[in-house]
């Protein structure tokens, strides 16, 4: 230099153009317990990497940029 994949709550992850963006884990509070762990209940969480475009409607489709990884040279 060329080609490809990925980026979503603190972490991991789901998401067929129409969801209040879901789940697990974590955190906080409560229950249980002599205490803790495990277990149960509740609460708390994301401007979906950044920008632009298409569309009535974009996390999802298109373009550019950034970051990480893989392949070729």
């Nucleotide at each position: 230099g060329g080609g490809g994949a990925a980026g979503u709550c603190g972490u991991c992850u789901a998401g067929u153009g129409g969801c209040u963006a879901g789940g697990a884990u974590g955190a906080u509070g409560g229950g249980c317990u002599c205490c803790a762990g495990a277990c149960c209940c509740a609460u708390u969480g994301a401007u979906c990497a950044g920008g632009g475009g298409u569309u009535c409607a974009a996390g999802u489709c298109c373009c550019c940029u950034c970051u990480u990884c893989c392949c070729c040279a």
RNAcentral holds the sequence, with entries from ENA. This is a predicted structure of a 73-nucleotide RNA (transfer RNA) from a Promethearchaeota archaeon. It matches the Rfam family "tRNA". Rfam classes the family as a transfer RNA. The coordinates come from a structure-prediction model, not an experiment, and the mean pLDDT is 81.